[in-house]
RNA sequence: CCGUGCUAAGCGGGGAGCUAGCGGUUCCCUGUACCGGCAAUCCGCUCUAGCCGGGCCGAAUUCCCACCCUGAGGGGUGAAGCGUUCGGAAAUAGGGUCCGCACGUUCGGUGUUGAUCGCCAGGUCCCACGCAACGGAAGCUUGUGAACCGCGUCAGGUCCGGAAGGAAGCAGCGCUAAGCAACGUCCUCUGGGUGCCGUGGGUUAGCCUGGCAGGAGCCUGCGGUGUGGGCACCGUCCGGGUGCGACAUCUCGAAGGGGGGUGCACGG
Numbered sequence: 001c002c003g004u005g006c007u008a009a010g011c012g013g014g015g016a017g018c019u020a021g022c023g024g025u026u027c028c029c030u031g032u033a034c035c036g037g038c039a040a041u042c043c044g045c046u047c048u049a050g051c052c053g054g055g056c057c058g059a060a061u062u063c064c065c066a067c068c069c070u071g072a073g074g075g076g077u078g079a080a081g082c083g084u085u086c087g088g089a090a091a092u093a094g095g096g097u098c099c100g101c102a103c104g105u106u107c108g109g110u111g112u113u114g115a116u117c118g119c120c121a122g123g124u125c126c127c128a129c130g131c132a133a134c135g136g137a138a139g140c141u142u143g144u145g146a147a148c149c150g151c152g153u154c155a156g157g158u159c160c161g162g163a164a165g166g167a168a169g170c171a172g173c174g175c176u177a178a179g180c181a182a183c184g185u186c187c188u189c190u191g192g193g194u195g196c197c198g199u200g201g202g203u204u205a206g207c208c209u210g211g212c213a214g215g216a217g218c219c220u221g222c223g224g225u226g227u228g229g230g231c232a233c234c235g236u237c238c239g240g241g242u243g244c245g246a247c248a249u250c251u252c253g254a255a256g257g258g259g260g261g262u263g264c265a266c267g268g
Base pairs, nucleotide, nucleotide: 001268002267003266004265005264006263010056011055012030013029014028015027016026020046021045022044023043024042034054035053036052037051038050063261064260065259067258068257069256070255073252074251075250076249077248078247081244082243083242084241085240086239087238088237089236094234095233096231097230098229099228100227101226102225103224108219109218110217118212119211120210121209122208123207124206125202126201127200128199129198130197131195132194134191135190136189137188139186140184141182142181143180144179150175151174152173153172158167159166160165
């Protein structure tokens, strides 16, 4: 050096989380990498740290390295800044919004189909009376209405009388008083948050309508400008919670490249 057969090792690793710690189950990264069983109110272990059973490969492209370079990704700390939420301040000097005052340049409305101002009349308002309607009461009308204590007539019966005759009188019938009911046409009295009603009187001011005179303004609702005040809605400032976070730094680090390392037996 070659060949054959074995063995150690290997057949994925890492971050987070969990844990006294390690590995696994879980999530994520890397990227391809035997099979079955176990496991979160966990499972298996103990610092060379999954366990049990089976299989493949095998001393190198494949195994090992506390070495160098690159480096996915994760984690810690700090942090400009951003979002969200809570509390407070501020109405001064931002925006918004609400209320008031002033002005009428612009906008708008109105006005030569005649504005503001002036005068007159009427209405609106008040008083009295009338009328009408409505309500109430009484009258009138109609009906009803008395066991006896109302009237008339009073069968029967009763009483007086020798008789003729007379008397009182129940029921019934007729009528009526008080009362009750109905009707409202009429008449009388009366009431008032009745009235597009009438007559007379009053009527400061306002408003409305109409008329006369006169000839160009008048109004400020919205908007605008100025000004005074209120409200913490946005924004601002202060403080707290929470989420994200450029960037800086520390740390772990898959994977890739480089470099290095690692057997045994037999035969030639």